[in-house]
The RNA shown here (transfer RNA) has 74 nucleotides and comes from a Clostridia bacterium. The sequence was found in a public genome assembly. The coordinates come from a structure-prediction model, not an experiment, and the mean pLDDT is 80. Rfam family: tRNA. Rfam classes the family as a transfer RNA.
RNA sequence: GGGGUCAUAGCUCAGCUGGUUAGAGCGCUACGUUGACAUCGUAGAGGUCGUAGGUUCAAGUCCUAUUGACCCCA
Numbered sequence: 001g002g003g004g005u006c007a008u009a010g011c012u013c014a015g016c017u018g019g020u021u022a023g024a025g026c027g028c029u030a031c032g033u034u035g036a037c038a039u040c041g042u043a044g045a046g047g048u049c050g051u052a053g054g055u056u057c058a059a060g061u062c063c064u065a066u067u068g069a070c071c072c073c074a
Stems, first nucleotide, its partner, number of pairs: 001073007010026004019057001028044005050066005
């Protein structure tokens, strides 16, 4: 220098053929349960979907550029 994969909640990840509230588990907070803790139950908070632009009635999803991590070729 050329190419590929990945980036979504604090962590690990799902999200189909673009389609109408962006989710799960763990973690966190409150309450219940206990003498207390743990477990368990109920409820809740937490998101610029890496960044910027574009296409579209509509984008996490498609296109372009770019940043970072990892890998391959030279």